Predicted 3D model of a 147-nucleotide part of an RNA (small-subunit ribosomal RNA, 3' minor domain) from a Gemmatimonadota bacterium. NCBI's taxonomy places the organism under Bacteria, Pseudomonadati, Gemmatimonadota. Rfam family: Bacterial small subunit ribosomal RNA. Gene Ontology terms of the family: structural constituent of ribosome and ribosome. The prediction has a mean pLDDT of 84.
[in-house]
Context: one part of a larger RNA
RNA sequence: CACCGCCCGUCACGCCAUGGAAGCUGUGAGUGCCCGAAGUCGGUGCAGGAACCCGCAAGGGGCCGAGCCGCCGAAGGCAAGCGCAGUGACUGGGGCGAAGUCGUAACAAGGUAGCCGUAGGGGAACCUGCGGCUGGAUCACCUCCUU
Numbered sequence: 001c002a003c004c005g006c007c008c009g010u011c012a013c014g015c016c017a018u019g020g021a022a023g024c025u026g027u028g029a030g031u032g033c034c035c036g037a038a039g040u041c042g043g044u045g046c047a048g049g050a051a052c053c054c055g056c057a058a059g060g061g062g063c064c065g066a067g068c069c070g071c072c073g074a075a076g077g078c079a080a081g082c083g084c085a086g087u088g089a090c091u092g093g094g095g096c097g098a099a100g101u102c103g104u105a106a107c108a109a110g111g112u113a114g115c116c117g118u119a120g121g122g123g124a125a126c127c128u129g130c131g132g133c134u135g136g137a138u139c140a141c142c143u144c145c146u147u
Base pairs, nucleotide, nucleotide: 003110005107008103009102011100013097014096015095016094018092019091020090023087024086025085026084027083028082031079032078033077034076039072041070042069043068044067048064049063052061053060054059113134114133115132116131117130118129119128120127121126
């Protein structure tokens, strides 16, 4: 490259990342219950024991003591959930991509001024109703201010 301009949305094609999602897989921390190793501790305490106490002694007491019982207790099991990743039929929009499709919503009064809120409607941009704004063009009139 200046209206033979600019420009909006649906749809189609390709690529990319991403949300939702029955479910599947993995992982993490915890809760309740079951089971309960080692070991400490507590109870009991066979055989036995020099050392402590009583006793002249015999003997008695105390202490230690295998085993057994109990508390705690790692791992393990069961149950219902939680968190975090990955994956997931299907599904939602998004971004990007010289020359695809449909229309033409916006920009000049963009050919119904536009925009905001809201509601309904519509292939799509959008349309219609109600309220609001001027960041609306044009024409006329009124009021006020300045000269």